Description: This is a predicted structure of a 1513-nucleotide RNA (small-subunit ribosomal RNA) from a Lewinellaceae bacterium. NCBI's taxonomy places the organism under Bacteria, Pseudomonadati, Saprospiria, Saprospirales, Lewinellaceae. Its Rfam family is "Bacterial small subunit ribosomal RNA". Model confidence (mean pLDDT): 82 of 100.
[in-house]
RNA sequence: ACGAUGGAGAGUUUGAUCCUGGCUCAGGAUGAACGCUAGCGGCAGGCCUAAUACAUGCAAGUCAAGGGGAUCUUUCGGGAUCACCGGCGGACGGGUGCGUAACGCGUACACAACGUACCUCAGAGCGGGGGAUAGCAUUGGGAAACUGGUGGUAAAACCCCAUGGUGUUGCGAGAUGGCAUCAUUUUGCAACUAAAGGUUACACUCUGAGAUCGGUGUGCGUCUGAUUAGCUAGUUGGCGGGGUAACGGCCCACCAAGGCGACGAUCAGUAGGGGGUGUGAGAGCAUGACCCCCCACAUGGGUACUGAGACACGGACCCAACUCCUACGGGAGGCAGCAGUAAGGAAUAUUGGACAAUGGGCGGAAGCCUGAUCCAGCCAUGCCGCGUGAAGGAUGACUGCGCUCAGCGUUGUAAACUUCUUUUGGACGGGAACAAUACCCCUGACUUGUCAGGGCUUGAGGGUACCGUCAGAAUAAGCACCGGCUAACUCCGUGCCAGCAGCCGCGGUAAUACGGAGGGUGCAAGCGUUAUCCGGAAUUACUGGGUUUAAAGGGUGCGUAGGUGGUUUUGUUAGUCAGUCGUGAAAUCGCUGGGCUUAACCCAUGCAAUUGCGAUUGAUACUGCAGAACUUGAAUUAGGUUAAGGUAGGCGGAAUGUGACAUGUAGCGGUGAAAUGCAUAGAUAUGUCAUAGAACACCGAUUGCGAAGGCAGCCUGCUGGGCCUUGAUUGACGCUGAGGCACGAAAGCGUGGGGAGCAAACAGGAUUAGAUACCCUGGUAGUCCACGCCCUAAACGAUGUUUACUUGCUGUUUGCCCUUUGGGGUGAGUGGCGUAGCGAAAGCGAUAAGUAAACCACCUGGGGAGUACGCCCGCAAGGGUGAAACUCAAAGGAAUUGACGGGGGUCCGCACAAGCGGUGGAGCAUGUGGUUUAAUUCGAUGAUACGCGAGGAACCUUACCUGGGCUAGAAUGCAUAUAGAAGUGAUCUGAAAGGUGAAACGCACUUCGGUGCUGUAUGCAAGGUGCUGCAUGGCUGUCGUCAGCUCGUGUCGUGAGAUGUUGGGUUAAGUCCCGCAACGAGCGCAACCCCCAUGUCCAAUUGCCAGCGAGUAAUGUCGGGGACUUUGGACAGACUGCCGCCGCAAGGUGUGAGGAAGGUGGGGACGACGUCAAGUCAUCAUGGCCUUUAUGCCCAGGGCUACACACGUGCUACAAUGGUAGGGACAGAGGGCAGCUACUGUGCGAACAGAUGCUAAUCUCUCAAACCCUAUCCCAGUUCGGAUUGGAGUCUGCAACCCGACUCCAUGAAGGUGGAAUCGCUAGUAAUCGCGCAUCAGCCAUGGCGCGGUGAAUACGUUCCCGGACCUUGUACACACCGCCCGUCAAGCCAUGGGAGCUUGGGGCGCCUGAAGACGGUCACUUUACGGGGAGCUGUCUAAGGUGAAACAGGUGACUGGGGCUAAGUCGUAACAAGGUAGCCGUACCGGAAGGUGCGGCUGGAAUACCUCCUUU
Repeated sequence: ACGAUGGAGAGUUUGAUCCUGGCUCAGGAUGAACGCUAGCGGCAGGCCUAAUACAUGCAAGUCAAGGGGAUCUUUCGGGAUCACCGGCGGACGGGUGCGUAACGCGUACACAACGUACCUCAGAGCGGGGGAUAGCAUUGGGAAACUGGUGGUAAAACCCCAUGGUGUUGCGAGAUGGCAUCAUUUUGCAACUAAAGGUUACACUCUGAGAUCGGUGUGCGUCUGAUUAGCUAGUUGGCGGGGUAACGGCCCACCAAGGCGACGAUCAGUAGGGGGUGUGAGAGCAUGACCCCCCACAUGGGUACUGAGACACGGACCCAACUCCUACGGGAGGCAGCAGUAAGGAAUAUUGGACAAUGGGCGGAAGCCUGAUCCAGCCAUGCCGCGUGAAGGAUGACUGCGCUCAGCGUUGUAAACUUCUUUUGGACGGGAACAAUACCCCUGACUUGUCAGGGCUUGAGGGUACCGUCAGAAUAAGCACCGGCUAACUCCGUGCCAGCAGCCGCGGUAAUACGGAGGGUGCAAGCGUUAUCCGGAAUUACUGGGUUUAAAGGGUGCGUAGGUGGUUUUGUUAGUCAGUCGUGAAAUCGCUGGGCUUAACCCAUGCAAUUGCGAUUGAUACUGCAGAACUUGAAUUAGGUUAAGGUAGGCGGAAUGUGACAUGUAGCGGUGAAAUGCAUAGAUAUGUCAUAGAACACCGAUUGCGAAGGCAGCCUGCUGGGCCUUGAUUGACGCUGAGGCACGAAAGCGUGGGGAGCAAACAGGAUUAGAUACCCUGGUAGUCCACGCCCUAAACGAUGUUUACUUGCUGUUUGCCCUUUGGGGUGAGUGGCGUAGCGAAAGCGAUAAGUAAACCACCUGGGGAGUACGCCCGCAAGGGUGAAACUCAAAGGAAUUGACGGGGGUCCGCACAAGCGGUGGAGCAUGUGGUUUAAUUCGAUGAUACGCGAGGAACCUUACCUGGGCUAGAAUGCAUAUAGAAGUGAUCUGAAAGGUGAAACGCACUUCGGUGCUGUAUGCAAGGUGCUGCAUGGCUGUCGUCAGCUCGUGUCGUGAGAUGUUGGGUUAAGUCCCGCAACGAGCGCAACCCCCAUGUCCAAUUGCCAGCGAGUAAUGUCGGGGACUUUGGACAGACUGCCGCCGCAAGGUGUGAGGAAGGUGGGGACGACGUCAAGUCAUCAUGGCCUUUAUGCCCAGGGCUACACACGUGCUACAAUGGUAGGGACAGAGGGCAGCUACUGUGCGAACAGAUGCUAAUCUCUCAAACCCUAUCCCAGUUCGGAUUGGAGUCUGCAACCCGACUCCAUGAAGGUGGAAUCGCUAGUAAUCGCGCAUCAGCCAUGGCGCGGUGAAUACGUUCCCGGACCUUGUACACACCGCCCGUCAAGCCAUGGGAGCUUGGGGCGCCUGAAGACGGUCACUUUACGGGGAGCUGUCUAAGGUGAAACAGGUGACUGGGGCUAAGUCGUAACAAGGUAGCCGUACCGGAAGGUGCGGCUGGAAUACCUCCUUU
């Protein structure tokens, strides 16, 4: 520059990701319907269903200038009306879509096989004659419809004769042309055929031509099914006839045996076709209302007549069904014309006006007719346009709604109010175009029947459109939606209910998803819903898809048709390309203009387009076709070589079984352990001999061969293939391959053999809850051979065959060449890793899943289902082909992160082991469950509830129960008013609370305003241990003091994610080091904090006291002192710092040194990201809900303490390592004024009575106990043990009955070391001993929290149990194994297969009967017509009917089969992890069921890592 105006996605599979793949949505459209709503106008449209049935009216007549008549009228000139004969038209216009899959339609051709009334042009002609028949008259029949006889009559009705050419036919001759039959033309002879008049406007006949309309033929195009594969006898062709306008088996006779079909015949189903219409970027897909063209049909079927034209919608005849009339004898009818009715249906209008216009028929014309048409009516059915007001107006009014509620937000400039406008509607008034080339009249011209000009008349729609004037915001807004997709959010109600839902999905008490409301969003006289079509969907892919694992490569080869095909050249021009011509109707769509105020709509001798078909001219690269040649593809030949290739025959040894004999004796065999089994009738074992069948160790290997299946001892015969080398030969002979044919593991089947071992079924033994299994002992088909079937496998490389091209490295098999024997090169195979590239990824990668080409096969969501039915194959088993209803919103592939595994590796922990002591047995205490109760308040429930909340239930607490009371309330705050204190209060009643309340006493401060306090009254806030811990905050438990959990940047990956954090070491530790596409960082670990262990310094009271002094019976008692102890402050100290060894380092190690302490010195506090919807609404706080003379508050009594039982946690014991008695010694840490209490006295004692000190290093609790010494007990239900019970007391407290503790006396139970099982503890620990504290009047404390005293044993080690960490692996899990999930059975619902049959429908075939009609024959009847017609008789064909046998399709059916979906049913546990016997495929048998077992196959199996291979060094 040319050209083009044109293309959007989203939701949904998952914990998340990428992909595959379906489902769904957003858009447009409609002859629509339904719901809600509705102001006006314009333009369009309006039975999609029953081609069902139709009442009533109308829809086709006209011509009197053809004929003869009839009636009426007349000015006698005539006029009007009408039946009949006759002419033209009723074949158009209008309707419908039944049928039709066809030359029906579309398109392009052809007719040298055709017709054409009316119209136009040209030529020619129009002479003579004849007999009838309607009407009419008369007479009959009939209910009617209608019809018969007789008589006479006309024509442009009918017939005959003549004339005649260019006409037709036959015979003959010539010319020209073409397209095969032939056509055109000239000419001779023979035969045949015309006419109509009339009133002079017009008609008629013949011939030729035109125009128009039709007829026929052909090419191409034109739905679905192969679960329809063969169809066909007038069938296909020929000859000769008939028939037709015309060709033709269109029909007939004869002859031949053809014709169609996988390029889909036949059959079945469905359907009018096209222009167009909707959608779409287009290609397409769907559709065929309105308008136009063609076809078909006119109640169902058949038939012809007339005619130019029909086999005829408002004509005829016949059959049938139906309806109507009937006097029962007979008749009539056909709305798929316009209205209208009924019915059907979700659903579709008026029994309107007019021929004014346009058009049609007839006519010379006037004119008549016209439900064609033009108009009107009804309907928001659609499209288009207009309006329902506009401007101003903030106290942002009231109401409503919401909220964090003194108020604010929103509705909202919205309203009110002010000003303005008047479309629409109303009133009044005016008022069209559509009407002219008509008719008639006048004038003019000339060809005398035409033209030109002028005048008059004619409007259904309609007083409509339109215009003007007037008043007045006046008369006019709804519908759907608001979880995401998808624009638009809150409150209330409801509580998996009611309901919503297009998909995903909402609803189980805080629902933006249900219903209502407020608000908002979208569209708007409409808005939604439903239905259907296209789009999105590249989701059938021509444009424009795929097939290793997602759906999909046929099990393998050979090969037919078909498709496709190497190099060169010649011809041709079929395909192809370009130009031109014809056609592609109009309308529609697009563009440009124009007309209705605009638009919709309409218009233009407009343009473009109509992508097609045909013709013609040209081009010749490519393809095709024909011819000629070539050698590189392919094949043949020659020489080598190779192997478990096939097949037949023969031979061999080992092993096993069996038999015989011998030796020999008690077991053998088998398993996790056993048993069944075998064996004293001599097994097993051992030896020798014999025999049988099957399979071939080592070699042997990711080795080799074969098309695949598959093939393995050795030898031989026959036979197939591959590869290499170098010549020669043929000359594209090639590739692929639908159907077809052949081969095809194992199992299985048939017949006949064979049978050692193994081994489905079966039997027995085990295991188990069961065990139709896994294990064991037996064991039959089978496994083997021959012959014949079967024809399927995870028949797999899950990868079709062929050809070409595209970096490399490295093994191996087998050829050839070169070689310096190291090796190198070149083929054909067979492996591994990898480049580019590809792929969703995993991965593939010259052996492609890369880049291309050719051909075949296959796929299109999951399930139903490889099922049913049908057909084919098979002896059967079964195989091949192969659906639908119904149902779901997924099913699936690869990879990721977790979690899990009766997977693997590494590591840790009082996890096991090694030890010590317990629990489980007894009695008691305490908590829980259960039960009971008026109540036994509530919560906590595996670990992580159960001496837990509770660190104190007699009342109180207290929340529970019974009873009695109160109602703005028992408590608190604020405001107002009032009174002043508050209060103390007798009496009565009562269980108390409460009620009643006499008499008396009774405020403080003050700036004098009032304030504080209290009562009363009123108002505002009440109160609730009521519910929800699954609405929450806070706090807590647990994994776990486990070592983990993350981030930034970078990098890798499409992505989820990965890397870092993995690896090699090391550690208590993700602690540290090294390495590394990572580099850093954070929360955790550790450290920093506290206590204990050592020392130094400082300080010194209540502590200490050596030295000095004083004093005492004695005592730090006193003065003093700071040495020591102690106290409490500040420091020091420990860091693998030093040494040896090991180690790269980190670090480890050592009876190492030093040191009080040594490798984290001991202990505590401290708890990462998170998990368990863990616990707590009853500590507290808090949303929501509930309650308000009660679920609130007060009081008395009771209960929380019950008691056939079960469990947890403890105490005390069972005794001599002990009990008892006497004597003796040593702590630490705490507490104390409503308190601890010395001391003295009394009491056996608990305690009491006096009294003292201490607000505490001062006084006190406070004598610690185990221990030591002595004595006694002597193994027993005891001098053990102390429960229980009786009696008597003490203390606290209003009060110890239910229901306290303690003391004394008496009583003296179980229990003799504890089954299965189970718990704690690794050092100052366990064990054991006592002491203290909190709570508290007292105490059910044996509990909890602390303190010190005495003070062990053991750890080989990590196989196992439990828990945890990291790496890796598998996964169908992700609510995460307490997961997921399979099948039978039982119940309900749904669709479907089979089914004795029953029933319906359409079609075909055979036979019989056969109307109308057509064609033919025929007579003794008839006729003016005579080679004729008619009646009659008769033959053939035929609609229809009857009948028979069979096929096809549907409906229904007792019963029956499986399938799908359902709530939390039953039985098991098959699969997913090594799923606990690896799974799966094919096959066979068996079993309630999943399933089990046998045989062969696969890896889509884990673990192991022996062999091999690969990578790196």